[in-house]
Model confidence (mean pLDDT): 87 of 100. This is a predicted structure of a 344-nucleotide part of an RNA (small-subunit ribosomal RNA, central domain) from an uncultured bacterium.
Context: one part of a larger RNA
RNA sequence: CUGGGCGUAAAGCGCAUGUAGGCGGUAUAUUAAGUCAGGUGUGAAAGUUAACGGCUCAACCGGGAAAGUGCACUUGAAACUGAUAUACUUGAGGACUGGAGAGGUAAGCGGAAUUCCUAGUGUAGCGGUGAAAUGCGUAGAUAUUAGGAAGAACACCGGUGGCGAAGGCGGCUUACUGGACAGUAACUGACGCUAAGAUGCGAAAGCGUGGGGAGCGAACGGGAUUAGAUACCCUGGUAGUCCACGCCGUAAACGAUGAGUGCUAGGUGUUGGCCGAGAUGUCAGUGCCGGAGUUAACACAUUAAGCACUCCGCCUGGGAAGUACGGUCGCAAGACUAAAACUC
Numbered sequence: 001c002u003g004g005g006c007g008u009a010a011a012g013c014g015c016a017u018g019u020a021g022g023c024g025g026u027a028u029a030u031u032a033a034g035u036c037a038g039g040u041g042u043g044a045a046a047g048u049u050a051a052c053g054g055c056u057c058a059a060c061c062g063g064g065a066a067a068g069u070g071c072a073c074u075u076g077a078a079a080c081u082g083a084u085a086u087a088c089u090u091g092a093g094g095a096c097u098g099g100a101g102a103g104g105u106a107a108g109c110g111g112a113a114u115u116c117c118u119a120g121u122g123u124a125g126c127g128g129u130g131a132a133a134u135g136c137g138u139a140g141a142u143a144u145u146a147g148g149a150a151g152a153a154c155a156c157c158g159g160u161g162g163c164g165a166a167g168g169c170g171g172c173u174u175a176c177u178g179g180a181c182a183g184u185a186a187c188u189g190a191c192g193c194u195a196a197g198a199u200g201c202g203a204a205a206g207c208g209u210g211g212g213g214a215g216c217g218a219a220c221g222g223g224a225u226u227a228g229a230u231a232c233c234c235u236g237g238u239a240g241u242c243c244a245c246g247c248c249g250u251a252a253a254c255g256a257u258g259a260g261u262g263c264u265a266g267g268u269g270u271u272g273g274c275c276g277a278g279a280u281g282u283c284a285g286u287g288c289c290g291g292a293g294u295u296a297a298c299a300c301a302u303u304a305a306g307c308a309c310u311c312c313g314c315c316u317g318g319g320a321a322g323u324a325c326g327g328u329c330g331c332a333a334g335a336c337u338a339a340a341a342c343u344c
Base pairs, nucleotide, nucleotide: 003316004315005314006313007298008297012312014201015200016199017198021194022193023192025088026087027086028085029084030083031082033081034080035077036076037075038074039073040072041071042070048066049065052062053061054060091191092188093187096183097182098181103177104176105175106174107173108172109171110154114150115149116148117147118146119145120144121143125136126135162169163168206247207246208245209244210243211242215241216240220236221235222234223233258311259310260309261308262307263306266289267288268287269286270285271284272283273282274281293300294299317344318343319342326337327336328335329334
């Protein structure tokens, strides 16, 4: 390399859109590029193969033969692939109707809680812990009542409930807006699938500029614990957490399971449609159990890790190492790409 693989052993890109490329439904006709069959030419010699011959044998050598899976030309075949033409509707799209949803963006509004401020009542404690202490408090705290301010998050409903490609999304209202599903079936007529490069989105932390800052809280100060305690516990507390704009581009970005299509027992919950008086049936999701089958086992099992096909990505003993060097990107932090010596 041929191969064998990728839930947990090495291995599915974090996710999507889409270019080239690869692959692609049904029918008829034509063509003959692929494909198949025949013929001709060529396929140097040496070598190879099976016999023969020459050195006493063999190695070695010699003359012819075969093979030479290939290429070119030519004559045909027409099932399949391709091409051309015409047609079709089941794939795909799509008009109409309907209901569901924390899908997205922006603006406005609400109540509970927390902290702070002001005023009243009130007096010696409060707070915190395993126990304490630091801390706060007679300059009147904690508690409680009234008023005010600010920021952040939205209890109950709430649910292996819903929505989204993923990241993710949860108070209420309004505006704008994306997608999915069901029903019906006019319309288009293969318009499809995948996707190298590319482009976009992408939690948290972090970075830049300007705001904001209640609570929480890396760093840091103090108190404890301890042999020590650069921790766990306590009291404080800066960045940050929040907003706007711009970067970063990574995560156990997980279902550790790429996308698409078809096929292959059931049972039982649940969400949204439809048919129906009901029983029930049916479509799309989301869970559990389980059969065949698969699996090293665990387990998976119509939401497959089963049976197949198409396309992409990735793996090839452990460490060195996701590192060095180089390159690209970034303000930086760093990200992406990615070895070897050596060693077991």